Predicted 3D model of a 97-nucleotide RNA (c-di-GMP-I-GGC riboswitch aptamer) from a Planctomycetota bacterium. The sequence was found by an Rfam model in a public genome assembly. Taxonomically the source falls in Planctomycetota (Bacteria, Pseudomonadati). It matches the Rfam family "c-di-GMP-I-GGC riboswitch aptamer". The family has 40 seed sequences and 1,298 matches in Rfam 15.1.

[in-house]
RNA sequence: ACCGACAAAGGCAAACCCUGGGUAACUAGGGGACGCAAAGUAAAGGGUCUUUAAAAGAUCAAGAAGUAGUGUAAUAAAGAUAGCCUUACUGCCGAAG
Numbered sequence: 001a002c003c004g005a006c007a008a009a010g011g012c013a014a015a016c017c018c019u020g021g022g023u024a025a026c027u028a029g030g031g032g033a034c035g036c037a038a039a040g041u042a043a044a045g046g047g048u049c050u051u052u053a054a055a056a057g058a059u060c061a062a063g064a065a066g067u068a069g070u071g072u073a074a075u076a077a078a079g080a081u082a083g084c085c086u087u088a089c090u091g092c093c094g095a096a097g
Stems, first nucleotide, its partner, number of pairs: 002097001003094002011036002016031006034083001040089003044086003047081007062067001
């Protein structure tokens, strides 16, 4: 350093409930523990979710041609999520290997 024990000392806290914030996803605090060895931090990539616009045809590619395809969201924008995965940075303990 990898790794992670029926180890020790500590840590965090899902669902649900209460209060505040947000149109919403969700979030902050309190209660509460399903779990977690990074469940510490960061939205860079993917996923998922929300809002707005979008069949008065988006977006993308092809095409001589708004012509065909995709069908209730395709797509775009703005957000949310680090307890979905990847990535980056940081960190407690120390048996076996």
Model confidence (mean pLDDT): 79 of 100.